[in-house]
Molecule: small-subunit ribosomal RNA
Organism: Alphaproteobacteria bacterium
RNA sequence: CAAUUGGAGAGUUUGAUCCUGGCUCAGAGCGAACGCUAGCGGGUGGCUUAACACAUGCAAGUCGAGCGGGACCUUCGGGUCCAGCGGCGAACGGGUGAGUAACACGUAGGAUAUCUGCCUUCUGGUGGGGCAUAGCCGGGGGAAACCCCGAUUAAUACCGCAUAUGGCCUAAGGGUCAAAGUCUUCGGACGCCAGAAGAGGAGCCUGCGGCCCAUUAUUUAGUCCUAGUUGGUGGGGUAAAGGCCUACCAAGGGUACGAUGGGUAGCUGGUCUGAGAGGACGAUCAGCCACACUGGAACUGAGACACGGUCCAGACUCCUACGGGAGGCAGCAGUGGGGAAUAUUGCGCAAUGGGCGGAAGCCUGACGCAGCCAACCCGCGUGUGUGAUGAAGGCCUUCGGGUUGUAAAGCACUGUCGUGAGGGAAGAAGAUCUGACGGUACCUCACAAGAAAGCACCGGCUAACUCCGUGCCAGCAGCCGCGGUAAUACGGAGGGUGCAAGCGUUGCUCGGAAUCACUGGGCGUAAAGCGUACGCAGGCGGCCUGUCAGGUCGGGUGUGAAAGCCCGGGGCUCAACCCCGGAACUGCGUUCGAAACUGGAUGGCUUGAGUACGGGAGAGGGAAGUGGAAUUCCUGGUGUAGAGGUGAAAUUCGUAGAUAUCAGGAGGAACACCUGUGGCGAAAGCGGCUUCCUGGCCCGAUACUGACGCUCAUGGACGAAAGCGUGGGGAGCAAACAGGAUUAGAUACCCUGGUAGUCCACGCCGUAAACGAUGAAUGCUAGCUGAUGGGCCCCUUACCGGUUCAUUGGCGUCGCUAACGCAUUAAGCAUUCCGCCUGGGGAGUACGGCCGCAAGGCUAAAACUCAAAGGAAUUGACGGGGGCCCGCACAAGCGGUGGAGCAUGUGGUUUAAUUCGAAGCAACGCGCAGAACCUUACCCAGUCUUGACAUCUCCGGAAGUGGGCGGAAACGUCCUCGUGCCAUCUCACGAUGGAACCGGAAGACAGGUGCUGCAUGGCUGUCGUCAGCUCGUGCUGUGAGGUGUUCGGUUAAGUCCGGCAACGAGCGCAACCCCUAUCGUUAGUUACCAGCAUUCAGUUGGGGACUCUAGCGAGACUGCCGGUGAUAAGCCGGAGGAAGGUGGGGACGACGUCAAGUCCUCAUGGCCCUUAUGACUGGGGCUACACACGUGCUACAAUGGCAUCUACAAAGGGCAGCGAAGUCGCGAGGCGGAGCAAAUCCCAUAAAAGAUGUCUCAGUUCGGAUUGGAGUCUGCAACUCGACUCCAUGAAGCUGGAAUCGCUAGUAAUCGCGGAUCAGCAUGCCGCGGUGAAUACGUUCCCGGGCCUUGUACACACCGCCCGUCACACCAUGGGAGUUGACCGCGCCCGAAGUCGUGACCCGAUCCUUUAUGGUAGGGAGCGCCGACGGCGAGGUUGGCGACUGGGGUGAAGUCGUAACAAGGUAGCCGUAGGGGAACCUGUGGCUGGAUCACCUCCUUU
Repeated sequence: CAAUUGGAGAGUUUGAUCCUGGCUCAGAGCGAACGCUAGCGGGUGGCUUAACACAUGCAAGUCGAGCGGGACCUUCGGGUCCAGCGGCGAACGGGUGAGUAACACGUAGGAUAUCUGCCUUCUGGUGGGGCAUAGCCGGGGGAAACCCCGAUUAAUACCGCAUAUGGCCUAAGGGUCAAAGUCUUCGGACGCCAGAAGAGGAGCCUGCGGCCCAUUAUUUAGUCCUAGUUGGUGGGGUAAAGGCCUACCAAGGGUACGAUGGGUAGCUGGUCUGAGAGGACGAUCAGCCACACUGGAACUGAGACACGGUCCAGACUCCUACGGGAGGCAGCAGUGGGGAAUAUUGCGCAAUGGGCGGAAGCCUGACGCAGCCAACCCGCGUGUGUGAUGAAGGCCUUCGGGUUGUAAAGCACUGUCGUGAGGGAAGAAGAUCUGACGGUACCUCACAAGAAAGCACCGGCUAACUCCGUGCCAGCAGCCGCGGUAAUACGGAGGGUGCAAGCGUUGCUCGGAAUCACUGGGCGUAAAGCGUACGCAGGCGGCCUGUCAGGUCGGGUGUGAAAGCCCGGGGCUCAACCCCGGAACUGCGUUCGAAACUGGAUGGCUUGAGUACGGGAGAGGGAAGUGGAAUUCCUGGUGUAGAGGUGAAAUUCGUAGAUAUCAGGAGGAACACCUGUGGCGAAAGCGGCUUCCUGGCCCGAUACUGACGCUCAUGGACGAAAGCGUGGGGAGCAAACAGGAUUAGAUACCCUGGUAGUCCACGCCGUAAACGAUGAAUGCUAGCUGAUGGGCCCCUUACCGGUUCAUUGGCGUCGCUAACGCAUUAAGCAUUCCGCCUGGGGAGUACGGCCGCAAGGCUAAAACUCAAAGGAAUUGACGGGGGCCCGCACAAGCGGUGGAGCAUGUGGUUUAAUUCGAAGCAACGCGCAGAACCUUACCCAGUCUUGACAUCUCCGGAAGUGGGCGGAAACGUCCUCGUGCCAUCUCACGAUGGAACCGGAAGACAGGUGCUGCAUGGCUGUCGUCAGCUCGUGCUGUGAGGUGUUCGGUUAAGUCCGGCAACGAGCGCAACCCCUAUCGUUAGUUACCAGCAUUCAGUUGGGGACUCUAGCGAGACUGCCGGUGAUAAGCCGGAGGAAGGUGGGGACGACGUCAAGUCCUCAUGGCCCUUAUGACUGGGGCUACACACGUGCUACAAUGGCAUCUACAAAGGGCAGCGAAGUCGCGAGGCGGAGCAAAUCCCAUAAAAGAUGUCUCAGUUCGGAUUGGAGUCUGCAACUCGACUCCAUGAAGCUGGAAUCGCUAGUAAUCGCGGAUCAGCAUGCCGCGGUGAAUACGUUCCCGGGCCUUGUACACACCGCCCGUCACACCAUGGGAGUUGACCGCGCCCGAAGUCGUGACCCGAUCCUUUAUGGUAGGGAGCGCCGACGGCGAGGUUGGCGACUGGGGUGAAGUCGUAACAAGGUAGCCGUAGGGGAACCUGUGGCUGGAUCACCUCCUUU
């Protein structure tokens, strides 16, 4: 210096968020098991299941110093052994946990109600006799076990007598009760009897404590349990109190603080976990209990109703000669069986302990040791140092490298462990002797890195990543979830991480879980306030005084076993383990004290509560009466053809007179206006007026009572609507029902009818969204403003002001809340009492019980299944929600499409192939700006294999030209000509090398329009030229988020202005760019031509004015004026101007959406093909044709056709080209070849328009398809399959159904011209100009879009979500005629063993009397009571199976509908009733947890 050092979270509901809430994980533990693996030692542990059955051996004997006898040995002294009698022990020790919910256990007590062998202490005694009996012997029975008879014998066996300090009994006189010897060293020792005490042990009683179910209770007792039950008296019985037993008497006793019943269970110290409080457990060790094959019973004994004793019954096993017998491992080993699973038929009594004995000693599966098992805990090792060419190999790779990795090898060391050898304990207490373990632990020496590493994991939680294989398969998975061709999630590999002789898995417990909340939760909307009040028990309770001391607090004391936990020491080398001491054991008892609080009893008080008195308001309740309006019906009048009803209709009523209207009458029901977030009531609920009866409430001021109060389980009472019973009543309304509509259907919504019912009386029912989804009571905590009913003050009387109670609304501070919200009427701060909740579904269901006439109500589960179900709020999206706004969106117009013929694309079909892609808008005259071959990707056939194309190596040759043969060509084969460029060497010839090119060879490789656009880049479409999309900082919200970006104006515009917790900024808008409209200037050729000259002609000279061309500039900015608006932004009008409010057009496309399109433009990852999916060639196909659709062209004609004449463009193109003039041809075109690389030449006549003529409404002088014939052009080649021309032919079509498209001005419409592609081939596409309209009131509607707001169960976002029947498969479950078990109690029958009672019959050694067949104590048979097993009967509880049947759950793509979520298209939901395939529909009452519009009221600010 000490003993209280301790508390972590994560994943998963959502697009995201916060909350609620469940599920799951990380931790620790185990008598474990399983899988893979395994070197050593120490300490522990080891049938959790069949209390299932057991072979074999052992587990309780000992004493000759109690006794007689037998056998053997003998040194003759004696010794050893043995069965029996006798004594002690066998009731301990050891095992197990079946039973038991109990005084069984724990703890604390109690007894005047007890016993106790052996042991200790003490007192006294131990005298003298007697009768038997086992053994042994003889005989007998039996297979055996064993038994019977006779004879004989001993004792510390047994029995009298004597004695009696003391003991026991007692009626207080008295009565009664013992004993045993043996050994001896002769000292004594061990015993024996009676008694007293102790110690230890045992029995009995009590308080308190510790499991579940009330679906086990007619709720305080007549009703539930109880008949020996509760008590008393007498008797019996026990060691002992006691109904423990018995007879009688009384009628008690237990129970909601849970009796009785059912289920489960040995209890405790402790063990595991936990911060603790708790929770779970009760192996090993220790205490207690219970049991010993199952059930019953007693005997002996100090002690048992006895594990290794007895008797009986039963089941089972074994032996048998079939007559009978034997047995009980839940002792230690061991066997079978069961099971996921648990060891050796070992050694020893050396130690500790036990029994017997005087002792030696014997016995001891208690115990001490060893064996098996990684079952657990602890310790050690599998080497250490050095070693970079970072070896080889493996794996990956961006091919550079990286990693395995100082790891290995190599070199140098060490020796734990191992092997061999030598030595060698403690444990022995007790002088000697004595060790199973064991030649063990330990020590020394030698040898040699030798023999010693695995398992799980690597998507997140959770430490650890790559490759290959697989392809929603195989598989994984604790939860979330992975796998459908690039899987860090499956399997393998490399690498890594974690732990390590182990590692994982499974099971179970606690923890995390504040997820049953005492510590430490909740209930407005998440699960949760009883429909309401009354009220017994219970709980809680105002102020003051003193008192008591149950609770409470403090001190002392007893106890709280040991072990364990904790602390301090100590011993094994350490540790585990063990030893010592302490602390603790939070408890209970007892005693002393305190008196604040609580409680008890007592006395007082008035503020809580109540009473009396005076006022007051009210749809409070009950009964009786009465009134008018309206509906309907009836009667009568007037009157005539309709009425009624709807979105529109019809059913229906009406000429037999309706509807309408007037008068009269009948009847029932409900009470307009007043009427009001007004009033009353506990709630349900209550509304004309009057009367009677009656409850409660408020206000005021005094007096009185004196805590009389609050809450309330159970209980009884009230309790909308619907519904039920009986009897009335019945006007209207109206489930069911009928009809008519609507519809795909319409068991509905709508309409016409209509019955129960709605109304009354009496009686049931007892439920509602019975809601403020908010239990009752009390106190406290800012305000403002209304309403209702009273009072007071100022005081005037006012409809003023102020104030105070009670009630009822709105807003709001603090505070609370997950948020929404609540906020003196709390959901705030506190106290008291009650009720209720604990994931979703199954299910408020089943079963049981209670209630009800029924409908049904109340109470109320489980199996199974899911990982969610939910609340509030957020951002979107959506709505058959709302507001504002825009757009050729509608409307207003013009012209089309849809009908015809043809062209073209697509689908489909066909085909050898009809290559492929594109698919609503946003595929379909699209890729294709042009398929006869080519293209070409498709098909058929013929061919090639380093290849048609690229790079590299080697060899040869220039390249190349021309030609022959075969062939469809590719290709094959043969011949001929030809020798170049650069460099070096060489006189030269020539040689060598190089570059390009060609041929050959081999291999690396080429090639692929093969797949994946869902692996990608790039490009593109679309919303959409819509006005939006965001960020920084700040502010705000727990947060997702919001704010800014909303709001008021305005704009084409998030355009601008103003305001504002925002201030700024970015990407978009606009502007900057291009074309076009006006002007200026510069410049004039190829363009232009006013004036001059000239010509057929701007042809030429000339001109630089104009046009035009193309550079540079100007111009337009709401700049100016007026009005309007907030004086702003802007808008309207005007002036000027070529142009006016972005002048017109184009380019330009925010953040993003559609896994949009494209791997067949290109690029590209991965996969696939490689004598083919590559390449070449010929031919065919992409051009097919019953049909369907899209886009176009031409038309149907007179605003036209035809014929003739005659004007005016723009923008383009041209050398393998445009091609003029001229000429030929009816024409397409031919010949021709000028000019032109173009403001010069050509294409190239623009057409519509205009003028004249003709046609005259017709299938035509419209229309031109189709077909025949004849041609032209291009091209190797027009058959499949081109365009054009001429002649002939002359189809459909007379303006187009439903539906649908474009366009707002130089637009639509209409007319022609050009270009790209291209040999040739546009009705398509891209451009150009000419002529040139109509209409827009307006935003209700359709479509699309923007902003704000609202609802949402949607978030893959309405093409969303989602409900129920039916059908199929599987699973668990209820009912079920019955059937089959188990358990329990009741009644009865039977009645073993045995105790007890009786015992007239039998026996009767010791004693007595006396010799008898004597007597007696006593014993027995028999009988009786009780009584186990068994049987019969009727029941109760519970389980298995069960034809059939009910609902429920689950299951990628079944059927029918569409109920719900938006106003979900009839708002939804709750209760109830009826109906219907189904979701559901309808009636009735209720709720808002209903959208929208309008109105009303209230509040806030100025």